The prediction has a mean pLDDT of 80.
A computed fold for a 476-nucleotide part of an RNA from an uncultured prokaryote, annotated as small-subunit ribosomal RNA, 3' major domain.
RNAcentral holds the full RNA, with entries from ENA.

Context: one part of a larger RNA
RNA sequence: UGACGGGGACCCGCACAAGCAGCGGAGCAUGUGGUUUAAUUCGAAGCAACGCGAAGAACCUUACCAAGACUUGACAUCCUUUUGACCCAUUCUUAAUCGAAUGCUCUCUUCGGAGCAGAGGUGACAGGUGGUGCAUGGUUGUCGUCAGCUCGUGUCGUGAGAUGUUGGGUUAAGUCCCGCAACGAGCGCAACCCCUAUCCUUAGUAGCCAGCAGUUCGGCUGGGCACUCUAGGGAGACUGCCAGGGAUAACCUGGAGGAAGGCGGGGAUGACGUCAAAUCAUCAUGCCCCUUAUGAUCUGGGCUACACACGUGCUACAAUGGCGGCUACAAAGGGAAGCGAAGGAGUGAUCCGGAGCAAAUCUAUAAAGCCAGUCUCAGUUCGGAUUGUAGGGUUGCAACCCGACUACAUGAAGCUGGAAUCGCUAGUAAUCGCGAAUCAGAAUGUCGUGGUGAAUACGUUCCCGGGUCUUGUACA
Numbered sequence: 001u002g003a004c005g006g007g008g009a010c011c012c013g014c015a016c017a018a019g020c021a022g023c024g025g026a027g028c029a030u031g032u033g034g035u036u037u038a039a040u041u042c043g044a045a046g047c048a049a050c051g052c053g054a055a056g057a058a059c060c061u062u063a064c065c066a067a068g069a070c071u072u073g074a075c076a077u078c079c080u081u082u083u084g085a086c087c088c089a090u091u092c093u094u095a096a097u098c099g100a101a102u103g104c105u106c107u108c109u110u111c112g113g114a115g116c117a118g119a120g121g122u123g124a125c126a127g128g129u130g131g132u133g134c135a136u137g138g139u140u141g142u143c144g145u146c147a148g149c150u151c152g153u154g155u156c157g158u159g160a161g162a163u164g165u166u167g168g169g170u171u172a173a174g175u176c177c178c179g180c181a182a183c184g185a186g187c188g189c190a191a192c193c194c195c196u197a198u199c200c201u202u203a204g205u206a207g208c209c210a211g212c213a214g215u216u217c218g219g220c221u222g223g224g225c226a227c228u229c230u231a232g233g234g235a236g237a238c239u240g241c242c243a244g245g246g247a248u249a250a251c252c253u254g255g256a257g258g259a260a261g262g263c264g265g266g267g268a269u270g271a272c273g274u275c276a277a278a279u280c281a282u283c284a285u286g287c288c289c290c291u292u293a294u295g296a297u298c299u300g301g302g303c304u305a306c307a308c309a310c311g312u313g314c315u316a317c318a319a320u321g322g323c324g325g326c327u328a329c330a331a332a333g334g335g336a337a338g339c340g341a342a343g344g345a346g347u348g349a350u351c352c353g354g355a356g357c358a359a360a361u362c363u364a365u366a367a368a369g370c371c372a373g374u375c376u377c378a379g380u381u382c383g384g385a386u387u388g389u390a391g392g393g394u395u396g397c398a399a400c401c402c403g404a405c406u407a408c409a410u411g412a413a414g415c416u417g418g419a420a421u422c423g424c425u426a427g428u429a430a431u432c433g434c435g436a437a438u439c440a441g442a443a444u445g446u447c448g449u450g451g452u453g454a455a456u457a458c459g460u461u462c463c464c465g466g467g468u469c470u471u472g473u474a475c476a
Stems, first nucleotide, its partner, number of pairs: 001476002003473003007470007015460002019424002022421001026315008034306002042053002064301003068297001070295001073125001077124002079121006088103005106115003127290002130288003136284002138279003141275001143273001148187006154163003167178003193267004198235007207225003212222003238261001241255005317417001321375003325371001327369001334363002338357002343352003382414001387409004392405001394403001430452007
């Protein structure tokens, strides 16, 4: 000087407390461990691995296993020989890759060369999701959006170092004020950026409809651009004003006006560093290793196994509910090998159909909700697992291993969950649908989007984490 203390003082955080809803019990989905297996590819491991890489394993993907076929190779450059085509199409053949036959035949210039393409050969080489993240780059997590981390000059100290950065206040903040052997500065904080809340202005179609007219009653038409909205430009909030407190300061408390008030709400933004943290399987890369195989190809299988254990979710256990009927209101995003309307067929998944739309034009019933009805507390009209049937329909060469969906039948556990434990302070939690990426098909996951919309916070004694000062030290 740090680090540590079941030392001290002060402060903060959904850290506790006060509340709300959960997980832990059940069934299923999904990930992991374990076990099994020819293979169940690999990585991730307290917080910070475990719905994680994977924004999507039937083949492919695919890295794993079994069997078959290849060896200058699936891919790149060079050398050499040869052909004039190759691609493609058809036929034969194979489980498939491979293979065989036939057809088709480039350009400049001149009968040689160049380019291009194919085939054969030879070796230089290719290739490796093989190893090492403890050789590395790059990228990322984490403490933590915590308020810290440092430097120059000066001064003090023999020196390591100190001072500044400590102290008194204050703040979300090393934020600001005052004081002070310090005076300044840098990286962080804040602000500048984006979205959102109010208004003005410009513009008015594909958006809107106040007034006027028509109307098939649909902003549908004429018309209009007021309003909503869209998207450009501006205004607005700064403790600016008032009162009190404070040290006449910084600032704090209350008030006015205002759409908004003291950082208005959210996002992006992550200092010096820590964990030899993660990644050689995104990529790049040193070294090591393989080179008729640890490379490459294809068929089938596996990654989907199942006495079990754990994590994360979904659905429930019902009446604040279930069921059928009627009726209302979004936002955001997507759409051409696409989204697909009206109409028709079917109990339904779906099919036929094909208007319109490269979209403010077309395209999807929002659901919880409201209204009346029924059920009447039951393992039930709760709950839906499991299983069967259907030449069911769908995507796809192909749903047996191993897709999702539909109808009918079947109707398991489960009556609110032990110890323990998680999230959340407001348009939040809870609850309700909708959309997108990936994607032929395949979400209870992820990322967005709006609808409805709470309770509680006395407080900082305690638990956890963090910051500042100080003290002790068998630690460095």